[in-house]
This record gives sequence, structure tokens and C1' cells, in this order.
RNA sequence: GGGCGCGUAGCUCAGUUGGAAGAGCGCCUCCCUUACAAGGAGGAUGUCGGGGGAUCGAGGCCCUCCGUGCCCA
Repeated sequence: GGGCGCGUAGCUCAGUUGGAAGAGCGCCUCCCUUACAAGGAGGAUGUCGGGGGAUCGAGGCCCUCCGUGCCCA
């Protein structure tokens, strides 16, 4: 330099065909316990890597940049 992936909550990842964002674990509060853990009830949380474009509407499409992994040279 070229090719193919990946980037979404604190972490690991879903999100099909564009209709407006979720799960598990974790975190906070309360109950339970002498206390801790387990268990039960409730709760908070996202510039969806950045920017631009098309669209009534984008996490998903197009362009560009950044980070990261693999392959080729």
C1' cells in the first nucleotide's frame, strides 16, 4: 500500500426487511440476615466511534475520517 471484518449501557453482546434502542452480568435503594452471601421488590444508565449525505424517518443505506483484528504484498 491492497482486501475482509469489528466499533451499540461499566463489561460481554443482541438488534432480521429503515418506523426510533434491548438482554445477561455488574451498579444503586429497600426487604430478608446478628452480619455477609444467596434470594425477593424497585430503580438509574447510551452524543449507537467522529463528521457529512440520501430519506418523512437511520444502529441498519451511501461517502469520508479515526480506532482495532485478521489476511495479502
Background: Transfer RNA from an Acidimicrobiia bacterium, 73 nucleotides, folded computationally. The prediction has a mean pLDDT of 81. RNAcentral holds the sequence, with entries from ENA. Its Rfam family is "tRNA".